This is a predicted structure of a 523-nucleotide part of an RNA (small-subunit ribosomal RNA, 5' domain) from a microbial mat metagenome.
Its mean pLDDT, the model's own confidence on a scale to 100, is 87.
The RNAcentral record of the full RNA draws on SILVA.
Its Rfam family is "Bacterial small subunit ribosomal RNA".
Context: one part of a larger RNA
RNA sequence: GAUUGAACGCUGGCGGCAUGCUUAACACAUGCAAGUCGAACGGCAGCGGGGGCUUCGGCCUGCCGGCGAGUGGCGGACGGGUGAGUAAUGCAUAGGAAUCUGCCCAGUCGUGGGGGACAACCUGGGGAAACCCAGGCUAAUACCGCAUACGUCCUACGGGAGAAAGCAGGGGAUCUUCGGACCUUGCGCGAUUGGAUGAGCCUAUGUUGGAUUAGCUAGUUGGUAGGGUAAAGGCCUACCAAGGCGACGAUCCAUAGCUGGUCUGAGAGGAUGAUCAGCCACACUGGGACUGAGACACGGCCCAGACUCCUACGGGAGGCAGCAGUGGGGAAUAUUGGACAAUGGGCGCAAGCCUGAUCCAGCAAUGCCGCGUGUGUGAAGAAGGCCUGAGGGUUGUAAAGCACUUUCAAUAGGGAGGAACAUCCUGGGGUUAAUACCUCCAGGGCUGACAUUACCUAUAGAAGAAGCACCGGCUAACUCCGUGCCAGCAGCCGCGGUAAUACGGAGGGUGCGAGCGUUAAUC
Numbered sequence: 001g002a003u004u005g006a007a008c009g010c011u012g013g014c015g016g017c018a019u020g021c022u023u024a025a026c027a028c029a030u031g032c033a034a035g036u037c038g039a040a041c042g043g044c045a046g047c048g049g050g051g052g053c054u055u056c057g058g059c060c061u062g063c064c065g066g067c068g069a070g071u072g073g074c075g076g077a078c079g080g081g082u083g084a085g086u087a088a089u090g091c092a093u094a095g096g097a098a099u100c101u102g103c104c105c106a107g108u109c110g111u112g113g114g115g116g117a118c119a120a121c122c123u124g125g126g127g128a129a130a131c132c133c134a135g136g137c138u139a140a141u142a143c144c145g146c147a148u149a150c151g152u153c154c155u156a157c158g159g160g161a162g163a164a165a166g167c168a169g170g171g172g173a174u175c176u177u178c179g180g181a182c183c184u185u186g187c188g189c190g191a192u193u194g195g196a197u198g199a200g201c202c203u204a205u206g207u208u209g210g211a212u213u214a215g216c217u218a219g220u221u222g223g224u225a226g227g228g229u230a231a232a233g234g235c236c237u238a239c240c241a242a243g244g245c246g247a248c249g250a251u252c253c254a255u256a257g258c259u260g261g262u263c264u265g266a267g268a269g270g271a272u273g274a275u276c277a278g279c280c281a282c283a284c285u286g287g288g289a290c291u292g293a294g295a296c297a298c299g300g301c302c303c304a305g306a307c308u309c310c311u312a313c314g315g316g317a318g319g320c321a322g323c324a325g326u327g328g329g330g331a332a333u334a335u336u337g338g339a340c341a342a343u344g345g346g347c348g349c350a351a352g353c354c355u356g357a358u359c360c361a362g363c364a365a366u367g368c369c370g371c372g373u374g375u376g377u378g379a380a381g382a383a384g385g386c387c388u389g390a391g392g393g394u395u396g397u398a399a400a401g402c403a404c405u406u407u408c409a410a411u412a413g414g415g416a417g418g419a420a421c422a423u424c425c426u427g428g429g430g431u432u433a434a435u436a437c438c439u440c441c442a443g444g445g446c447u448g449a450c451a452u453u454a455c456c457u458a459u460a461g462a463a464g465a466a467g468c469a470c471c472g473g474c475u476a477a478c479u480c481c482g483u484g485c486c487a488g489c490a491g492c493c494g495c496g497g498u499a500a501u502a503c504g505g506a507g508g509g510u511g512c513g514a515g516c517g518u519u520a521a522u523c
Stems, first nucleotide, its partner, number of pairs: 001523004006519005013371006019364002021329001026327003030324003035074003040071002043067002047065003050061004081282003090207007099199002104195008112146001114144002121136006152161003166187006174181002208254003215245003220242008257279004261272004284305005307318004335361001337360003343357001344355004374404004384395004408464001410459005418450001424444007467512005472493003478507005488495002
């Protein structure tokens, strides 16, 4: 000099864009953060309609809109947080073969016919509660056989094995038990091939300090056979051999998430890893599996432990390193805010619902950038202050006065863009037996948290807006008074013991300026 997620002191007008627990991976009150689908299903608690009964108090009825709880499907493995652990099961770069991949895209072939249950519900019982038990009824895209098998899998090459589910919209003939069959369109379902995406695995090289850590290792190193996995492999087991690593630093100890990057520097390098992006690890501590395409799963389950809470003492409940917020720790770090309008995600045919992701707003000069706090004129060089050699000098065109302007802030009015999809209306094309339904294109209409938006105009008036540090040398900037090795200053040299440009105050000056200094840290 540059820099910082900074803090502290003094001061503080506005805006834009960023950033904001670096410490206790300490403990957490409260609210919210993952749901959705009635176009899978049986139903119907509550709400609103309709119908029926009524003694006018009400009662009945899933009939309709819908829908709590339940069965079922998909999603809760993403998104969000943190950096404890990890020195290599990690990360970075470059390769590899023995793998899986829901939803998505493209291709091929199917979607036939049956069965038995379990919730919900009803009845009974236990418990303080959490919840649980028994009996009975029932549906499905839940579950299980049968049939079939283009391709798929296994094979001793003879053969053998394995599947599915329906739902919704519309409809001219024909049939009908008046439910529908049937046709068609859309969404699904099963098998299989390929792709895309994502993930698992292997290898090489690189990846902090310590030798006051020199030897380490028995599933250890390799082979054979088997098991296991989606998959290679001591991954695991049995047997056999005695190997494997190490001064090119094994092992051990300490420290640490890694990278793109960031800071500095002419570069080489050094330091660092906040925000943003990629990967990894973790979710009170330790262990375990279940489900599933995917987890050994932050807001899932089981066991153990510590802690907190409830209890009728028998037993139960919980996990903010999600967003806010509280206590604590600390030099130190924000609101228990708004909205799904946009972007994105989950579910759904859709309407839509959910979304503390996200977008916004609030707080903080924490940082960067921009703007303002007026402009011109004005010598009687006013008054006052300070200095003085007492003449004067300086503050100083500075002020006052005069003439202007109105950025920003204030008040009032106007006012883009972020909005285009989807749905709806109109017209045209495709599909089809069909002018239905569905779908594509064009035009129109609807949708804004921010928001009192940005921006523009008007009104009034210089009106509301300057400080901080320094002035001995380094280092730009000097005098007086007070003090008297005292009080004090200080980054280094050093000042102060009666004329201190170095302490304290004043006048003046210098530097930066909504900041300025100090401290800490890095180059």